[in-house]
Context: one part of a larger RNA
RNA sequence: CCCACGAGUAGACGAAAAGACCCCGGAACCUUUACUAUACCCUGAUUUUGAAUGUUUGCCUGAUCUGCGUAGCAUAGGUGGGAGGCUUUGAGGCUUGGCUUUCGGGCUGAGCGGAGCCGUCAGUGAAAUACCACCCUGGUCAAUCGAACGUUCUAACCGGGACCGUGAAGGUUUUGGAACAGAGUCAGGCGGGUAGUUUGACUGGGGCGGUUUCCUCCUAAAGGAUAACGGAGGAGCACCAAGGUUCCCUCAGCGCGGUUGGCAAUCGCGUGUCGAGUGUAAGGGCAUAAGGGAGCCUGACUGCGAGUCCGACAGGACGAGCAGGGACGAAAGUCGGUCCUAGUGAUCCGGCGGUGGUAUAUGGUAGCGCCGUCGCUCAACGAAUAAUAGGUACUCCGGGGAUAACAGGCUUAUCGUUUCCGAGAGUCCAUAUCGACGAAACGGUUUGGCACCUCGAUGUCGGCUCAUCGCAUCCUGGGGGUGGAGAAGCUCCCAAGGGUCCGGCUGUUCGCCGGUUAAAGCGGUACGCGAGCUGGGUUUAGAACGUCGCGAGACAGUUCGGUCUCUAUCUCUCGUGGG
Numbered sequence: 001c002c003c004a005c006g007a008g009u010a011g012a013c014g015a016a017a018a019g020a021c022c023c024c025g026g027a028a029c030c031u032u033u034a035c036u037a038u039a040c041c042c043u044g045a046u047u048u049u050g051a052a053u054g055u056u057u058g059c060c061u062g063a064u065c066u067g068c069g070u071a072g073c074a075u076a077g078g079u080g081g082g083a084g085g086c087u088u089u090g091a092g093g094c095u096u097g098g099c100u101u102u103c104g105g106g107c108u109g110a111g112c113g114g115a116g117c118c119g120u121c122a123g124u125g126a127a128a129u130a131c132c133a134c135c136c137u138g139g140u141c142a143a144u145c146g147a148a149c150g151u152u153c154u155a156a157c158c159g160g161g162a163c164c165g166u167g168a169a170g171g172u173u174u175u176g177g178a179a180c181a182g183a184g185u186c187a188g189g190c191g192g193g194u195a196g197u198u199u200g201a202c203u204g205g206g207g208c209g210g211u212u213u214c215c216u217c218c219u220a221a222a223g224g225a226u227a228a229c230g231g232a233g234g235a236g237c238a239c240c241a242a243g244g245u246u247c248c249c250u251c252a253g254c255g256c257g258g259u260u261g262g263c264a265a266u267c268g269c270g271u272g273u274c275g276a277g278u279g280u281a282a283g284g285g286c287a288u289a290a291g292g293g294a295g296c297c298u299g300a301c302u303g304c305g306a307g308u309c310c311g312a313c314a315g316g317a318c319g320a321g322c323a324g325g326g327a328c329g330a331a332a333g334u335c336g337g338u339c340c341u342a343g344u345g346a347u348c349c350g351g352c353g354g355u356g357g358u359a360u361a362u363g364g365u366a367g368c369g370c371c372g373u374c375g376c377u378c379a380a381c382g383a384a385u386a387a388u389a390g391g392u393a394c395u396c397c398g399g400g401g402a403u404a405a406c407a408g409g410c411u412u413a414u415c416g417u418u419u420c421c422g423a424g425a426g427u428c429c430a431u432a433u434c435g436a437c438g439a440a441a442c443g444g445u446u447u448g449g450c451a452c453c454u455c456g457a458u459g460u461c462g463g464c465u466c467a468u469c470g471c472a473u474c475c476u477g478g479g480g481g482u483g484g485a486g487a488a489g490c491u492c493c494c495a496a497g498g499g500u501c502c503g504g505c506u507g508u509u510c511g512c513c514g515g516u517u518a519a520a521g522c523g524g525u526a527c528g529c530g531a532g533c534u535g536g537g538u539u540u541a542g543a544a545c546g547u548c549g550c551g552a553g554a555c556a557g558u559u560c561g562g563u564c565u566c567u568a569u570c571u572c573u574c575g576u577g578g579g
Stems, first nucleotide, its partner, number of pairs: 001579008010571003014566002022400006028392004034197005041189008050153009061142005067136001074129001077135005084118003093112008157177008200212003209229001213235006236381001237279001238338002243297007251275001253271005277286002280343001282341003301324004307318004313382001326335003349375007357368002407454001408452001409450003413447001415443006424434002461536001462534003466528001467525005474499003477494006501515005542560004546555003
């Protein structure tokens, strides 16, 4: 070195299972004060559904009453007719009862009684009374037609019994309930009982937070454009003057002067290119002013529009000029809002005003169209619907190392070690020892950042077993310095050969404690080691507590419980034998 056998499992990111965690897409169940339906239930109307009667009540009709300002005999509803009317079929008056009342009276019944009473006229008043008619206001009575409620009935309808019948078919009969109940139709309410669904995106993983449209500046690399959860601010309006035109004016500041009066109030002189002002952010403009005033006005017009700019489109922006009829100006001219750039919303649907179009045989009309205008924090702002929230550890599927948790990698802010400087402490003296403020390296054990291999799987804390390496050395060894007398120390240099404990508590690593020791080192090795063991912790399904949530459920909160598979092919290691 080769071969065989036996043994061990460190590696073959070993085998197994298209990762269950995480994210993305989809689904399924579950919840609810998500949305929308819907069963059930409640209520009403109506049909099945009939009779009688009482009470209350409505319309109409008839009868009968009712009506009071003041003045006036006095209780005058309105209008018309009217000169007469009522009365032995009982007038005035008296007694007595009912209704009503504005307390004056009015209407009416009974008795006594036995012949008159009222009106016209006069007077008062806006209107004149008896009597008759038609009406009005309010009341009473009656009838028809209804309505509501109640009571009674029986024949619908419902239930029980007996009998006939083979019979749960059908029939006869009786009894209880009863026009209710039940059932049909329509409508309102309630309605996780049930169902279908929704519950956005961006994102240095996801969630939480923030953002989502428009304007201004920087980033932006001197044309335009240009990203980030880059740095800063604004808008979702305002104004009938803050618009048009004609004419006029010049600001802020500073200096000087002037009563109170000062840096600054109002006044005067000078200087003053713009530092003021501009409705509102910023930028760009603006003194010939776009800034500040005054007069007159409404162009903050109608119909158009050559030609351009920006934009993928949709769309946005500018615009001379023409016509109409105007405003201001002597005129030339200017004026189709505002110094400019934000102040916003497509389509559908619907409303309003107008209209010379259309009109389902024809005429008309409805409807539609056209012009104008209105209704969206459709703000997730190019707006999926008229209309929408959650849970899943009971979960499932398709995918992703396009994206998180472990480990590795890169980085090294943080962390650890070292060096430099040396203010100062050290009685004196920076450097025995300590060392501020700072500076520079190294390491890759911490917490992070990044998201590069791995999601068709790289098993995760701690313990056990077995280790191996580094040295920034805990002990043992050798040395320098000392603020080293000795001893014991402190500090630095060399040094990795060997060594580096037993217990209590806790799942713990760590840590604290007890007792020893020469010492009880720090780290790397997938925070070494689960195809070597364990399985106490974490991290499924059960259950409970606290807390949160209406709830389903949830919690780097707690608590009890909870399946750890693999017969070794290759590399490697150890042993035995052979060549």